[in-house]
RNA sequence: GGGCGUGUAGCUCAAUGGCAGAGCAUCGCGUUUACAUCGCGGGGGUUAUAGGUUCAAAUCCUGUCACGCCCA
Repeated sequence: GGGCGUGUAGCUCAAUGGCAGAGCAUCGCGUUUACAUCGCGGGGGUUAUAGGUUCAAAUCCUGUCACGCCCA
């Protein structure tokens, strides 16, 4: 330098172009003498980034960035 893949909550990951979710974590309440476990509830997102297409984009298209693999 070329090709391919990945990037979504603190972490691991979902989501057929039509409300952005789960588990764990975290916070509150209940339970306990207390802790743990368990039950109930809450908060937390510029979907890497800049544009484009579309009535509507995490999703499609293009550039850029980061990481991984392959080739040179």

The RNA shown here (transfer RNA) has 72 nucleotides and comes from Candidatus Nealsonbacteria bacterium CG23_combo_of_CG06-09_8_20_14_all_38_19. Taxonomically the source falls in Candidatus Nealsoniibacteriota (Bacteria, Bacteria candidate phyla). Rfam family: tRNA. The family's RNA type in Rfam is transfer RNA.